[in-house]
RNA sequence: CUCCGGAAAAGGUAAACCCAUCGCAAGGUGGGGGCACAAAGUUGACAGGUCCUUUUACGGGACGGCUGGGCCAUCGGG
Numbered sequence: 001c002u003c004c005g006g007a008a009a010a011g012g013u014a015a016a017c018c019c020a021u022c023g024c025a026a027g028g029u030g031g032g033g034g035c036a037c038a039a040a041g042u043u044g045a046c047a048g049g050u051c052c053u054u055u056u057a058c059g060g061g062a063c064g065g066c067u068g069g070g071c072c073a074u075c076g077g078g
Stems, first nucleotide, its partner, number of pairs: 002078004012037002017032006035065001041071003046068003049063005
């Protein structure tokens, strides 16, 4: 450097749902919670896709735990 493996070790994240809060909404944030995850880290100004909204313009917004790709990264083995 690259390929493969993963819950073994050290760790990490946190689904649904509940409370509070922001937002027209999708959805976000904080707390609880724990379904799961070897990238469930990050990137929406990389490409698709899905969703919301509107003055319906090829307008605006959301989703990285929908897919692919990019970038960063722990352990073990080749």